[in-house]
Molecule: transfer RNA
Organism: candidate division WWE3 bacterium CG08_land_8_20_14_0_20_40_13
RNA sequence: GGGCUCGUAGCUCAGCUGGUUAGAGCGCUUAUCUGAUAAGUAAGAGGUCGAAGGUUCGAGUCCUUCCGAGCCCA
Numbered sequence: 001g002g003g004c005u006c007g008u009a010g011c012u013c014a015g016c017u018g019g020u021u022a023g024a025g026c027g028c029u030u031a032u033c034u035g036a037u038a039a040g041u042a043a044g045a046g047g048u049c050g051a052a053g054g055u056u057c058g059a060g061u062c063c064u065u066c067c068g069a070g071c072c073c074a
Base pairs, nucleotide, nucleotide: 001073002072003071004070005069006068007067010026011025012024013023019057028044029043030042031041032040050066051065052064053063054062
């Protein structure tokens, strides 16, 4: 330098052929329970979906550029 894959909550990930409110598990906070902790139970917080632009009535999803990570070729 060229090609491919990936980037969504603190972590690991799902999200179908573009559509109604963006989710799960673990973790975190509070309450309950206990002599106390863990476990259990109940409730809750936490995201502008890597960035910018474009297409569209509508984009996490499609297109372009850039940034970052991994793999392959040279």